[in-house]
A computed fold for a 72-nucleotide RNA from a Candidatus Daviesbacteria bacterium, annotated as transfer RNA. The prediction has a mean pLDDT of 80. Its Rfam family is "tRNA". By type it is a transfer RNA. It was read from a public genome assembly.
RNA sequence: GGUCCGGUAGCUCAACGGUAGAGCAGUGCCCUCUUAAGGCAUUGGUUCUGAGUUCGAAUCUCAGCCGGAUCA
Numbered sequence: 001g002g003u004c005c006g007g008u009a010g011c012u013c014a015a016c017g018g019u020a021g022a023g024c025a026g027u028g029c030c031c032u033c034u035u036a037a038g039g040c041a042u043u044g045g046u047u048c049u050g051a052g053u054u055c056g057a058a059u060c061u062c063a064g065c066c067g068g069a070u071c072a
Base pairs, nucleotide, nucleotide: 001071002070003069004068005067006066007065010024011023012022013021018055026042027041028040029039030038048064049063050062051061052060
């Protein structure tokens, strides 16, 4: 340098073009002599950046940035 994959909550990851979710973590409560475990509730998002298409974009298109794989 070429090709391909990925970037979404603190972390690991989902999400037919039509209200962005789950698990873990965090917070509060219950349980317990206490801790751990368990149960209930709940907080948390500029979906990497910028443009385009569309009534509507995390999703489709283009450019860029970052990471990874592979070829040379």